[in-house]
RNA sequence: GGAAGCUCAACGGGGUGCUCUUGGGAGAGAGCUGAGAGGCGGCGCGCCGCCAACCCGUCGAACCUGAUCCGGGUCGUGCCGGCGGAGGGAUUGAGGCUGCGGCGUAA
Numbered sequence: 001g002g003a004a005g006c007u008c009a010a011c012g013g014g015g016u017g018c019u020c021u022u023g024g025g026a027g028a029g030a031g032c033u034g035a036g037a038g039g040c041g042g043c044g045c046g047c048c049g050c051c052a053a054c055c056c057g058u059c060g061a062a063c064c065u066g067a068u069c070c071g072g073g074u075c076g077u078g079c080c081g082g083c084g085g086a087g088g089g090a091u092u093g094a095g096g097c098u099g100c101g102g103c104g105u106a107a
Base pairs, nucleotide, nucleotide: 001100006095007094008093009092010091011057012056013055014054017032018031019030020029021028022027038051039050040049041048042047043046063088064087065086069082070081071080072079
C1' cells in the first nucleotide's frame, strides 16, 4: 500500500403458497413448510397497486423460466429430491481487517 469475506448506509431486485372448519358471499378462525405466507386500497371472486417485515444484489439457488415437468411423500402444497457444471436475474459508497505486493534499513 492492500483485494474478497465482515459491518454500516442509501439504492435496487424478489416471493407472499397449501389444507381444514365456519359463512349465501365478503370474510373470520385453526393448521403445514419456511428467512418471509402480513396490512391497506381498487376493480370484480381473482387480478392489480402501495406499504411493512424478511431474503438477495454479479464469487449472484434471493427469485423467475423450463413446469399443467419427473421421482418420493402428504389431508394438501416447490413439502423433499431431481432438473441445476441449464438459461435468466438487481450496486454504489464508507468503515475496518486480512491473504498478498512494493521500497528501505539491519544482520
The RNA shown here (TPP riboswitch aptamer (THI element)) has 107 nucleotides and comes from a Hyphomicrobiales bacterium. The prediction has a mean pLDDT of 76. NCBI's taxonomy places the organism under Bacteria, Pseudomonadati, Pseudomonadota, Alphaproteobacteria, Hyphomicrobiales.